Model confidence (mean pLDDT): 86 of 100. Predicted 3D model of a 348-nucleotide part of an RNA (small-subunit ribosomal RNA, central domain) from an uncultured bacterium. The full RNA is in RNAcentral, with records from ENA.

[in-house]
Context: one part of a larger RNA
RNA sequence: UUGGGUUUAAAGGGUCCGUAGGUGGAUAAUUAAGUCAGAGGUGAAAUCCUGCAGCUCAACUGUAGAAUUGCCUUUGAUACUGGUUAUCUUGAGUUAUUAUGAAGUAGUUAGAAUAUGUAGUGUAGCGGUGAAAUGCGUAGAUAUAGGAAGGAACAUCAGUGGCGAAGGCGGCUCACUGGAUGAUACUGACGCUGAGGUGCGAAAGCGUGGGGAGCAAACAGGAUUAGAUACCCUGGUAGUCCACGCCGUAAACGAUGUCUACUAGCCGUUGGGUUCCUUGAGGACUUAGUGGCGCAGCUAACGCAAUAAGUAGACCGCCUGGGGAGUACGGCCGCAAGGUUAAAACUC
Numbered sequence: 001u002u003g004g005g006u007u008u009a010a011a012g013g014g015u016c017c018g019u020a021g022g023u024g025g026a027u028a029a030u031u032a033a034g035u036c037a038g039a040g041g042u043g044a045a046a047u048c049c050u051g052c053a054g055c056u057c058a059a060c061u062g063u064a065g066a067a068u069u070g071c072c073u074u075u076g077a078u079a080c081u082g083g084u085u086a087u088c089u090u091g092a093g094u095u096a097u098u099a100u101g102a103a104g105u106a107g108u109u110a111g112a113a114u115a116u117g118u119a120g121u122g123u124a125g126c127g128g129u130g131a132a133a134u135g136c137g138u139a140g141a142u143a144u145a146g147g148a149a150g151g152a153a154c155a156u157c158a159g160u161g162g163c164g165a166a167g168g169c170g171g172c173u174c175a176c177u178g179g180a181u182g183a184u185a186c187u188g189a190c191g192c193u194g195a196g197g198u199g200c201g202a203a204a205g206c207g208u209g210g211g212g213a214g215c216a217a218a219c220a221g222g223a224u225u226a227g228a229u230a231c232c233c234u235g236g237u238a239g240u241c242c243a244c245g246c247c248g249u250a251a252a253c254g255a256u257g258u259c260u261a262c263u264a265g266c267c268g269u270u271g272g273g274u275u276c277c278u279u280g281a282g283g284a285c286u287u288a289g290u291g292g293c294g295c296a297g298c299u300a301a302c303g304c305a306a307u308a309a310g311u312a313g314a315c316c317g318c319c320u321g322g323g324g325a326g327u328a329c330g331g332c333c334g335c336a337a338g339g340u341u342a343a344a345a346c347u348c
Stems, first nucleotide, its partner, number of pairs: 004319003008301001012316001014200002017197001021193003025088007033081002035077008049065006091190001092187003099181001103177003107173001109171001116148001118146001120144002125136002162169002205246006214240002219235004257315006265293012277280001297304002321348003330341004
């Protein structure tokens, strides 16, 4: 490099946008670059292959042919690909009016609960566990009712329900903003993918300044135990929260890249549309999602099965025995933690 793969055996980039590149709908005309055909030139000789001949044969040698799959010039062909021109509407996009949704950002605000402090009532326990103890309490706790300040999270509704590219998103309300879906008109291939690159990216962690109710790494004590640097209990600091800035990783999972077309059925569910009447909590059809079965087909099997792991096409990423190792060295990035790119010796 060809070939083979990528749910679970090694292997889909965390995710979007997008540059170069690759690739690309229908019709007509033109061109003739790719493509195809003819002719000419060249493709040294030797070698290789084939025929014949010469050394007694052979090796060897001579001679003729073929081959030299290529390149150049020229004359043609025009189905396909490419270029140019014109047209089209199905792909793609724009647009009015609605409806839908935990989509995002900023602000206002409600109630329940925990803990705290305050002033009452009230008296000896409370708390915790498998059982206890540490702990709290006569300096009046726990319990109970009133009002206070404070932080965080939003019960029920709630749903293999919804939205978002992914990470993710859940009280109410308001402002701004993005997306998808359904009907009409318009533009007329403007598309798809995307090496590098930009952005976003849970949790933990880091920097500066706030905040701190609950929970809780570290830490302390009590238990358990042979021991117990744990599991259980009582406490408790970073952190968790906010603003701004970094980090850039996860079993970032559907362990399944994106886009397009096609391929038996059945049953749900969410949002829209059309239609039918016997107007009902109705039926039928259709479309965009989201689930459960199941045929063909595929698969090593499990299983997947119109949301494919089926049948095909376009483009990208990645894999090549286990360990060494996602490590060393070097580069780049980072305040650091570290991230990313990424070997070899050796060994089985």